[in-house]
Context: one part of a larger RNA
RNA sequence: CCUUCGUUAAGGGAUAGGCAAUUUAACCCCGUAACUUCGGGAAAAGGGGUGCCUUCUAGGGUGAAGUUUGCACAGAUGGAGCCCUGGGAGGUCGCAGUGAAAUGGCUCUAGUGACUGGUUACCAAAACCACAGGUCUCUGCGAACUCGAAAGAGGACGUAUAGGGGCUGACACCUGCCCAGUGCCGGAAGGUUAAGGGGAGGGGUUACCUGGGCGAAAGCCUGGGGAAGCUCAGAACCGAAGCCCCGGUGAACGGCGGCCGUAACAACAACGGUCCUAAGGUAGCGAAAUUCCUUGUCGGGUAAGUUCCGACCCGCACGAACGGUGUAACAACUAGAGCAGUGUCUCGACGAGGGACCCG
Numbered sequence: 001c002c003u004u005c006g007u008u009a010a011g012g013g014a015u016a017g018g019c020a021a022u023u024u025a026a027c028c029c030c031g032u033a034a035c036u037u038c039g040g041g042a043a044a045a046g047g048g049g050u051g052c053c054u055u056c057u058a059g060g061g062u063g064a065a066g067u068u069u070g071c072a073c074a075g076a077u078g079g080a081g082c083c084c085u086g087g088g089a090g091g092u093c094g095c096a097g098u099g100a101a102a103u104g105g106c107u108c109u110a111g112u113g114a115c116u117g118g119u120u121a122c123c124a125a126a127a128c129c130a131c132a133g134g135u136c137u138c139u140g141c142g143a144a145c146u147c148g149a150a151a152g153a154g155g156a157c158g159u160a161u162a163g164g165g166g167c168u169g170a171c172a173c174c175u176g177c178c179c180a181g182u183g184c185c186g187g188a189a190g191g192u193u194a195a196g197g198g199g200a201g202g203g204g205u206u207a208c209c210u211g212g213g214c215g216a217a218a219g220c221c222u223g224g225g226g227a228a229g230c231u232c233a234g235a236a237c238c239g240a241a242g243c244c245c246c247g248g249u250g251a252a253c254g255g256c257g258g259c260c261g262u263a264a265c266a267a268c269a270a271c272g273g274u275c276c277u278a279a280g281g282u283a284g285c286g287a288a289a290u291u292c293c294u295u296g297u298c299g300g301g302u303a304a305g306u307u308c309c310g311a312c313c314c315g316c317a318c319g320a321a322c323g324g325u326g327u328a329a330c331a332a333c334u335a336g337a338g339c340a341g342u343g344u345c346u347c348g349a350c351g352a353g354g355g356a357c358c359c360g
Base pairs, nucleotide, nucleotide: 001355002354003353004352005351006350007349008348010346011345014344026050027049028048029047030046035040037170051092052091053090054089055088056087057086058085059084060083061082062081066077067076068075069074093097105339106338107337108336109335110334111333112331113330117129118128133168134167135166136165137164138163139162145154146153147152171326172325173324174323176256177255178254181253182252183249184248185247186246187245190244191243192242196238197237202232203231204230205229208225209224210223211222212221213220214219257275258274259273260272261271284318285315296312297311298310299309300308
């Protein structure tokens, strides 16, 4: 010096933050607030007691001697002794009596999530996930849905008070406006429309017919027309769903304005005008786990407070099941404040065990 412990005057958190370490602690008695879903909160908080000896006393267990019964290996009565558990009084020792060990520190305010539970095996336990509850939607049973080329299986030996999927997340009070776009559901008159049907008209081929050139001829070369058959494309017209179209639907995806003026000081604007929109954000909340400007402004707390609490509202950029606002209880959650107690610190010191170091 490292490590694990013990003690420490005065002060008592000085730190990003009480991180770490203390404090507290058992049992009995007294006592216990706001709030509350009346269960809780609560071991709230905050106090007091605790050893040993003597004595008195209460209760419980067992039940001797003795007494007694016409019934006797019995019953009744009786209460000694012993054991256990309390209470009172007096006394007594130590610094200290739950004498060791084990054995809650507490309170206040706010945020978030209702809760118990689950999670990143091995840096994150949380405000994340789940949850009961709410709601939408699909599914009538060989169900929907999932796995599987299929057979088949799960769903389920269930049957809409059931099962699958989405969102929300106890409870309380609530959940506004927009269906123009997208999605979904319903509709079927019209428009569009695939394969297919259809086959107008046309192309290719040529038996045959007919020209031109050369040739004495046979013939050769080169054009035009062209039936049937085969073949190549192919117009009109007929042809579902879908789309267009017509409606509905937001606890479906989503969205929820701008400018100008106005009241007898000023300021602000209940009010008016105008443009745009599918409709222009309702209730509630609001510098918020959301506020850029911002350490907003005011109040509280402090000697001093970019944090915290209460308000205000010009919400850069809250807002109603991607739920809104509250909420008792709960939390190894997050932020702030306080009490107690402390070597966390001022600021160190001393001691002990184990290392380090030396010798072997």
The part of an RNA shown here (large-subunit ribosomal RNA, domain IV) has 360 nucleotides and comes from a metagenome. The prediction has a mean pLDDT of 88.